[in-house]
Context: one part of a larger RNA
RNA sequence: CUAUGGUUAAGGAACUCGGCAUAAUGAUCCCGUAACUUCGGAAUAAGGGAAGGUUUCUUCGGAAACCCGCAGUGAAUAGGCCCAAGCGACUGUUUACCAAAAACACAGGUCUCUGCUAAAGCGUAAGCUGAUGUAUAGGGGCUGACGCCUGCCCAGUGCUGGAAGGUUAAGACAAUUUGUAAGAUGGACGUAAGUCGAUAACAUCAAAGCAAUGAGUUGAAGCCCCAGUGAACGGCGGCGAUAACUAUAAUCGUCCAAAGGUAGCGAAAUUCCUUGUCAGGUAAGUUCUGACCCGCACGAAAGGCGUAACGAUUUGGGCGCUGUCUCAACCAUAGACUCG
Numbered sequence: 001c002u003a004u005g006g007u008u009a010a011g012g013a014a015c016u017c018g019g020c021a022u023a024a025u026g027a028u029c030c031c032g033u034a035a036c037u038u039c040g041g042a043a044u045a046a047g048g049g050a051a052g053g054u055u056u057c058u059u060c061g062g063a064a065a066c067c068c069g070c071a072g073u074g075a076a077u078a079g080g081c082c083c084a085a086g087c088g089a090c091u092g093u094u095u096a097c098c099a100a101a102a103a104c105a106c107a108g109g110u111c112u113c114u115g116c117u118a119a120a121g122c123g124u125a126a127g128c129u130g131a132u133g134u135a136u137a138g139g140g141g142c143u144g145a146c147g148c149c150u151g152c153c154c155a156g157u158g159c160u161g162g163a164a165g166g167u168u169a170a171g172a173c174a175a176u177u178u179g180u181a182a183g184a185u186g187g188a189c190g191u192a193a194g195u196c197g198a199u200a201a202c203a204u205c206a207a208a209g210c211a212a213u214g215a216g217u218u219g220a221a222g223c224c225c226c227a228g229u230g231a232a233c234g235g236c237g238g239c240g241a242u243a244a245c246u247a248u249a250a251u252c253g254u255c256c257a258a259a260g261g262u263a264g265c266g267a268a269a270u271u272c273c274u275u276g277u278c279a280g281g282u283a284a285g286u287u288c289u290g291a292c293c294c295g296c297a298c299g300a301a302a303g304g305c306g307u308a309a310c311g312a313u314u315u316g317g318g319c320g321c322u323g324u325c326u327c328a329a330c331c332a333u334a335g336a337c338u339c340g
Stems, first nucleotide, its partner, number of pairs: 001335008010326002014324001019321001028050004036041001038145001052067006068072001080319007087311002092104002108143007120129003146306004151236003156233002158229005165224003171218003177212004183205004187196003237255005264298001265295001276292005
């Protein structure tokens, strides 16, 4: 010096991102116990007290007197507590090996699909799950106990319904055209010489059939179209003026939009400016609490706002307690160091 354990004057968080770690509290019995509350809790709240042995008495629970020790739950084991706020109701689950949480789940709520050979899912299929269930059931989405609530917009997108009109595939019918071809007509080629040629070659035309092409007619859903629907995806304004001090604007005008953010909350896990301003707490407070509202950029089931209980959760404060610190010291053990 390192690790582990122990003790420490005075102070007691001055340490530090932060009381991290230590210390303290502690079982049992008695007394006593607040706000708040879903009346169950909160609660071991908090805060106090008792305890060993002998003798006597006893209603056998205990009581009184006395005795011993530094110390009586004589060692060991055995909650620190309180106040306020955020988040999540709760017990639970999770990143096996850096995250345990405010994330996931949850009971409850709601929307939607599904009438049974159900919907949905697995499989090429057979078949199976759903379910030996049957809408008080099953699948999917969102929300997330409970309390009070959940505003406006259907223009866009989605979904549901509608079917008059427009558009529209394959297919069906099919004009035309092309190829082939019986056949019909002409001799053909070459500048020429000439060559080929008569059941032929070449050129032009061509009925029917077959094959191809395919105008046009017909042709469903869908889309366009018409409605509905937000606990569907989503969205929820700007400018100017105005009151007898000033300021502000209940009010008015105007533009745009489908509608212009309601209740509640608000510098918030959301606020850039910002350490906003005021108040509280401190001698001193970028954090914290209560307000204000100018919400850069809250807001109502991607729920809004509250909320008792709960939490190895996050934040702020206090009491107790302490070597965390002022500021370090000593002791023990194991290493380190020296010799072997």
Molecule: large-subunit ribosomal RNA, domain IV
Organism: Mollicutes bacterium